[in-house]
Context: one part of a larger RNA
């Protein structure tokens, strides 16, 4: 030195465990903000670095409920307190809520600096202090008011509103490329990703100028089907409906105009005409105004109030087991019982229906929130006539250029935008996939509208042929430590024991550490702490060299 055996060290695999995750389902809830949000900075404790909580009234204050014995957070100790006159704790409603932040008196390198005005405190007086207030834009009203006579712009004031944030969902605007076409240009990817604006708890859409087909249906949305059909397509790759039928949910309303009545204005000498605004009227395609006749019903998300079933935000009741031996410990064994609308589960010194928390089944709200039925106001009807009037105009439509419709210009309707033209007006107009006729059907150029639908940042419950610490979220708490000028990137670290009973005391040592003693079932469980593999290292020994 090698091989083997034995004993150790180091090391952290493995096993077991779970405080943490992942996914799905269901329910709730779904906006917050100038009454200052989201998010932060700095503070607040007897002692206090971090986290949590809170805000100079600072781990808290008040009221009302719940609860019933301990409490002063994680988190020990010391010191000191609170509590059956009901604390701590839980819920609801309030109070307080520094500074920054839309940040809004001005400024600024966020959490800082410096002001004006009013009121008050204080001083002999100034300085100082406290509270309130002072941004901008839009709208309305009022005042004031240039160049410039009237006026207008501007300015000032008052009132109301806006501003910023939000995981995904939603609407609108804008809008790629890789890729596929086995290359590539039309096409595709895709109106996707990305960018912008905006809204809400949902958004958008929505009460037929719709479909249909010779029969009829009767707003919208979502869904199954129709159907990978009809179509479209360098007829390539691909793209890809609709009607109808079956379901979910259902709900319809309001203006403009004609006409009537006041008001104001303009023109005019006046009659009068026109315009503006207000109230009534009216809302449809068997219309309305108008003229007659009748007079109050169906109903109502409509928009206001009352009401308040039920639910949510704390909680409460809740059956039934003892003995015995083993053991550190019984829930396991043995013996004999009991409950069950409860034998889900977790914990308890090993494996508990009957020990604890619970579970089945029941019960519960002073306060706040959501809210169905219902009620009251309020709104709202009918018949006849057919002369006259009204029924959304630079609109419909057409040419040209585009876009969007499943539809790539095609025979290309329907829809939208740009541009140039430009109607009818109820004896009217649109559509029925060029276009025309007949026929059928509907009434554009105004507005609103719940539910069924989408999503899940948030809360609650349940479940898992989901993970079990190199897994599962990046994170068993962390967007921390750390890296980067910055945008940004971004970890690792779990386990003593049933209980700290965490080794008093003695010995060696400067200490670290160790030896006794003691605790414990175990210390070869001693905090570098369950198990403790391998690599690697050491010691002893057998054999070989």
């Nucleotide at each position: 030195g090698g091989c083997g055996c034995a004993g150790g060290g180091c090391g952290a695999a493995u096993g077991c465990c779970u405080u943490g995750g992942c996914a799905u389902c269901a329910g709730a809830g779904g906006c917050c903000g100038a009454a200052g949000a989201a998010g932060g900075a700095c503070g607040c404790g007897g002692u206090a670095a971090g986290c949590u909580g809170c805000g100079a009234a600072a781990a808290g204050c008040u009221a009302c409920g719940g609860g019933g014995a301990a409490c002063c957070g994680c988190a020990a100790g010391c010191a000191g307190g609170u509590u059956g006159u009901g604390a701590u704790c839980c819920g609801u409603a309030g109070a307080u809520a520094u500074c920054c932040g839309a940040a809004u008196g001005g400024a600024g390198c966020a959490a800082u600096c410096c002001a004006g005005c009013g009121u008050g405190a204080g001083u002999c007086a100034u300085g100082u202090c406290a509270c309130g207030u002072u941004a901008u834009c839009c709208u309305a009203c009022a005042g004031u008011g240039a160049a410039u006579a009237c006026a207008u712009a501007g300015c000032u004031g008052u009132a109301g509103g806006a501003g910023g944030g939000g995981a995904a969902c939603c609407g609108c605007c804008u809008g790629a490329a890789c890729u596929g076409a086995a290359a590539c240009a039309u096409c595709u990817a895709a109106g996707u990703a990305g960018g912008g604006c905006g809204a809400g708890g949902a958004a958008g859409a929505g009460a037929a100028a719709u479909c249909a087909a010779a029969c009829g249906a009767g707003a919208u949305u979502c869904u199954g089907u129709a159907a990978g059909u009809a179509g479209u397509g360098g007829u390539g790759a691909g793209c890809g409906a609709a009607a109808g039928c079956g379901g979910a949910a259902u709900a319809g309303g309001c203006c403009a105009a004609a006409c009537c009545a006041g008001a104001g204005g303009u023109a005019g000498a006046a009659a009068u005409a026109c315009c503006u605004g207000u109230g009534g009227g009216g809302u449809u395609a068997u219309g309305g105004a108008c003229u007659g006749c009748a007079u109050u019903u169906a109903g109502c998300a409509u928009u206001g109030g009352c009401a308040g079933a039920g639910a949510c935000u704390a909680g409460c009741c809740g059956a039934a087991g003892u003995g015995u031996g083993u053991g550190g410990g019984a829930a396991a064994g043995c013996a004999c019982g009991c409950c069950g609308a409860a034998g889900a589960a977790u914990g308890u010194g090993a494996g508990a229906g009957c020990c604890a928390u619970g579970u089945a089944g029941g019960c519960g709200a002073a306060a706040g929130u959501c809210a169905a039925a219902g009620c009251c106001a309020g709104c709202g009807a009918g018949c006849a006539g057919g002369a006259u009037c009204c029924a959304g105009a630079g609109u419909a439509c057409c040419g040209c250029g585009g876009a969007g419709c499943a539809c790539g210009u095609g025979g290309a309707a329907u829809u939208c935008c740009g541009u140039g033209g430009g109607a009818a007006g109820u004896c009217g107009g649109g559509g029925g996939g060029a276009c025309c006729a007949c026929c059928c059907u509907c009434c554009a150029a105004g507005c609103c509208u719940a539910a069924a639908u989408a999503c899940c940042a948030u809360c609650u419950g349940a479940u898992g042929a989901c993970c079990g610490a190199u897994a599962g979220c990046g994170a068993a708490g962390a967007g921390u430590a750390c890296u980067g000028u910055g945008a940004a990137g971004g970890a690792a670290c779990g386990g003593u024991g049933a209980a700290a009973a965490g080794c008093a005391c003695c010995c060696c040592g400067g200490g670290a550490g160790g030896g006794g003693a003691g605790u414990g079932a175990a210390a070869g469980a001693g905090a570098a702490c369950c198990u403790g593999a391998a690599a690697c290292c050491c010691u002893g020994u057998g054999c070989c060299u």
Molecule: large-subunit ribosomal RNA, domain I
Organism: Oscillospiraceae bacterium